Overview: This is a predicted structure of a 77-nucleotide RNA (transfer RNA) from a Saprospiraceae bacterium. Its Rfam family is "tRNA". Rfam's curators write: Transfer RNA (tRNA) molecules are approximately 80 nucleotides in length. Rfam links the family to the GO term triplet codon-amino acid adaptor activity. The organism belongs to Saprospiraceae, within Bacteria. The sequence was found in a public genome assembly. Model confidence (mean pLDDT): 81 of 100.
[in-house]
This record gives sequence, C1' cells and structure tokens, in this order.
RNA sequence: CCCGAUGUGGCGCAAUUGGUUGGCGCAUCCGUCUGAUACACGGAAGGCUGUUGGUUCGAGUCCAACUGUCGGGACCA
Repeated sequence: CCCGAUGUGGCGCAAUUGGUUGGCGCAUCCGUCUGAUACACGGAAGGCUGUUGGUUCGAGUCCAACUGUCGGGACCA
C1' cells in the first nucleotide's frame, strides 16, 4: 500500500423486511432473605449505536469518506 471482517452501557452479545420506547446475561447499586456473608428472589441505575456527511417520511440497520481493532496479501537495497 491492497483486500476482507468488525466497532452497540464497565464486560460479553442481541435488535425480523429500514418502522412504535435498542433488549439479554455478567458486573454495579438498593431491597427481601440470614446472627452475618454468600446463594436465591425482586427492583433500580447505566448506551443514541466509532466520527462526519448522505439517502429516506423514517437509519444501530442502506451509501460515502475518515478512523480504531482483527485477519489475509503485496512490496523491501
């Protein structure tokens, strides 16, 4: 430099054909339970979806550029 994949709460993953309010598990916090802790059960908080722009009535989802990560390739006196 080229090709491909990928970026969504602290972490790991979802989200039908683009369509009402982006959910689940773990972790965190609170409560119940216990002599206490853990477990278990109930609840809460926490993300505008890498950045910018575009298409559309409507974008996490489609398109473009940039950028991070991963894999492969090319070049090298």